[in-house]
RNA sequence: CGCGACGAUGCGGGAGAGAUCACAACGAAGGCCUCUAGCUUUCGUUGUGGCGCCGACGGAGCAACCGCCCCGGAAACUCUCAGGCAAAAGGACUGUAUCGUCAGG
Numbered sequence: 001c002g003c004g005a006c007g008a009u010g011c012g013g014g015a016g017a018g019a020u021c022a023c024a025a026c027g028a029a030g031g032c033c034u035c036u037a038g039c040u041u042u043c044g045u046u047g048u049g050g051c052g053c054c055g056a057c058g059g060a061g062c063a064a065c066c067g068c069c070c071c072g073g074a075a076a077c078u079c080u081c082a083g084g085c086a087a088a089a090g091g092a093c094u095g096u097a098u099c100g101u102c103a104g105g
Stems, first nucleotide, its partner, number of pairs: 004102010018051001020050013052085003058081001059079003065073003
């Protein structure tokens, strides 16, 4: 100097599953109504409840395997508590660039 491993950051790629039902509140548009007021339809947002579903954040369980005195570590498998089920966001994993550590070994 190069290569490698781990970590961080930036820029990319990145799946699955109801744009579900009911009620309430708010906002917008329309209709009934002479008007105030009231009623009603559609759309959007939020909250609550119900049924159905997803696993690749998190969490938990088993385990091949690894270490091993006691015992411990351990998945993309399994379960869904949390989370998610249009878009957005998130997202294991991954490409690339830079920085840091191992180590001026």